[in-house]
C1' cells in the first nucleotide's frame, strides 16, 4: 500500500429491495415436595458511520471506521 470477506438483539447468526427474525442467554408463568429438565408467554435491535440511486435501503453503489484473510514494500 493493494486484493477479498465480515460488520444485524446480552452471544451465535438467518434475512438480500417492500413496515427485522431464529437459537442460546434473561424475565414471568404452568409442571414438580425442590431444583433442573420440559412446556407456554413476555421484554430487547431501525440493521458499524455518512453520503448516493429508487416511490421505498439491512439489501443496490460510493466513502470512511473497525476486526479478519492473501499479497507487495520497507527497515
Nucleotide at each position: 500500500g493493494g486484493g477479498c470477506u465480515g460488520u444485524u438483539a446480552g452471544c451465535u447468526c438467518a434475512g438480500u429491495g417492500g413496515c427485522a427474525g431464529a437459537g442460546c442467554a434473561u424475565c414471568g408463568g404452568a409442571c414438580u415436595u425442590u431444583u433442573a429438565a420440559u412446556c407456554c408467554g413476555a421484554g430487547g435491535g431501525c440493521c458499524g458511520c455518512a453520503g448516493g440511486u429508487u416511490c421505498g435501503a439491512u439489501u443496490c453503489c460510493u466513502g470512511c471506521a473497525c476486526a479478519g484473510c492473501c499479497c507487495a514494500c520497507c527497515a
This is a predicted structure of a 75-nucleotide RNA (transfer RNA) from a Synergistota bacterium.
The source organism's lineage runs through Bacteria, Thermotogati and Synergistota.
It matches the Rfam family "tRNA". It is annotated as a transfer RNA.